FMN riboswitch aptamer (RFN element), 118 nucleotides, folded computationally. Its mean pLDDT, the model's own confidence on a scale to 100, is 80. Of the family's consensus pairs, 100% are formed in the model.
């Protein structure tokens, strides 16, 4: 030094105004958010994964998981830039990405710290 091993730590963000109603932060209209890693160049919508959700006695193990183009620059962008669009698990309640609940959880994964060994 660099890999393995064991270990701490941390690891998700938003409903404001006005309408309609008995009754909605759920319906209309405008409004607000974007997890980890990768990728010639910066990603919600490109690959992958984690949650949730189903199976299995169980799980670290198997399924299953949403959505974008048009145009610019330029070696390189479905990531920038201009434009106009979509998309978001389960329970619960007037119909939910933003409320309340499982959740003081669990994680993809990031950062330390330790020792073996070469």
């Nucleotide at each position: 030094u660099a890999u393995u091993u064991g270990u701490u730590u941390c690891a998700a963000g938003g409903g404001g105004u006005g309408g309609u109603g008995a009754g909605a932060u759920u319906c209309c209209a405008c409004a607000c958010c974007g997890g980890a890693g990768g990728u010639u160049a910066u990603a919600g919508u490109c690959c992958u994964c984690u949650a949730c959700c189903g199976c299995u006695u169980a799980a670290u193990g198997c399924g299953c998981u949403g959505a974008u183009c048009g145009g610019g620059u330029g070696a390189a962008a479905u990531u920038c830039c201009c434009g106009a669009a979509c998309c978001g698990a389960c329970g619960g309640u007037a119909u939910a990405g933003u409320c309340c609940g499982g959740a003081u959880g669990g994680a993809a994964g990031a950062a330390g710290c330790a020792a073996c060994a070469g």